[in-house]
Context: one part of a larger RNA
RNA sequence: UUGGGCGUAAAGAGGGAGCAGGCGGCCGCAAGGGUCUGUGGUGAAAGACCGAAGCUAAACUUCGGUAAGCCAUGGAAACCGGGUGGCUAGAGUGCGGAAGAGGAUCGUGGAAUUCCAUGUGUAGCGGUGAAAUGCGUAGAUAUAUGGAGGAACACCAGUGGCGAAGGCGACGGUCUGGGCCGCAACUGACGCUCAUUCCCGAAAGCGUGGGGAGCAAAUAGGAUUAGAUACCCUAGUAGUCCACGCCGUAAACGAUGGUCACUAAGUGUCGGGGGGUCAAACCCCGGUGCUGCAGUCAACGCAAUAAGUGACCCGCCUGAGUAGUACGUUCGCAAGAAUGAAACUC
Numbered sequence: 001u002u003g004g005g006c007g008u009a010a011a012g013a014g015g016g017a018g019c020a021g022g023c024g025g026c027c028g029c030a031a032g033g034g035u036c037u038g039u040g041g042u043g044a045a046a047g048a049c050c051g052a053a054g055c056u057a058a059a060c061u062u063c064g065g066u067a068a069g070c071c072a073u074g075g076a077a078a079c080c081g082g083g084u085g086g087c088u089a090g091a092g093u094g095c096g097g098a099a100g101a102g103g104a105u106c107g108u109g110g111a112a113u114u115c116c117a118u119g120u121g122u123a124g125c126g127g128u129g130a131a132a133u134g135c136g137u138a139g140a141u142a143u144a145u146g147g148a149g150g151a152a153c154a155c156c157a158g159u160g161g162c163g164a165a166g167g168c169g170a171c172g173g174u175c176u177g178g179g180c181c182g183c184a185a186c187u188g189a190c191g192c193u194c195a196u197u198c199c200c201g202a203a204a205g206c207g208u209g210g211g212g213a214g215c216a217a218a219u220a221g222g223a224u225u226a227g228a229u230a231c232c233c234u235a236g237u238a239g240u241c242c243a244c245g246c247c248g249u250a251a252a253c254g255a256u257g258g259u260c261a262c263u264a265a266g267u268g269u270c271g272g273g274g275g276g277u278c279a280a281a282c283c284c285c286g287g288u289g290c291u292g293c294a295g296u297c298a299a300c301g302c303a304a305u306a307a308g309u310g311a312c313c314c315g316c317c318u319g320a321g322u323a324g325u326a327c328g329u330u331c332g333c334a335a336g337a338a339u340g341a342a343a344c345u346c
Stems, first nucleotide, its partner, number of pairs: 003318004007300002012314001014200004021193003025087005033080002035076008048066007090190001091187003094183004102176007109153001114148007124135002161168002205246006214240002219235004257313006265291010295302002319346003328339004
């Protein structure tokens, strides 16, 4: 390489948009590029292969035959492709509904922590396994009233909801994206996937300027200990928050790429519809869980939300270590990221 694979053994890109490319619904018509087929030409000889013959056999030699491929020409029309006409089951639009922590921005609210002021009040508070550092007679802790400021939104809350993923949770306004259900009015295959590319992307980190209550890397002190650069305690700076700009990673996980179709049931829940003696039962669609048959799997398990059965497209794997390292290149302010070996060892 062929092949075989990718939930856990190596392997699904963190997620999306999408150009090229690949693949693509139903019914006609004509043409005939692919395809199939007839004939002719070419395909040198030798060699190879098949069938014979000759040296006693073989090697060897001789004779006969054969292939794709290419060219020309005639034909077939199912399939593929191109052209043309039509269709509505895919896809989209419209109309009518309902749900939602989907996004952005502005504003508002209460609880709590801390701090400040004042009143009451007096000797402790705090902390731990036990302590100590620490705070407190310059009046702390506790309690009451008022104020400041920042951050986060208890209960509701739910294998609940929304989002492509990251992620999203107080309340209200404004702007805005997507999905679902019902009707079947419109378009008429407009679809799926997607190398390169572009965009989004937790936390930490970086730049500039703000902000800073609590928490808290670093740091300091107190303990513990043989030691204790830790675990525990008291403090505490970056940071955590905001704006703008970078970074582009993660156990970015369902460790499971996307789309479509098909393949027993049962049960819970969320959204919508039908149904009704409208309280139900029951039925349909979309999501989200559990159990479970066939099937599948090395097993565990998965099982209509497949890891089952198929189709199409993309990504990736190919013994372990060396190593996600070195070198080179691209990107980045940096940190570093991306791409990504080999010698050697087993």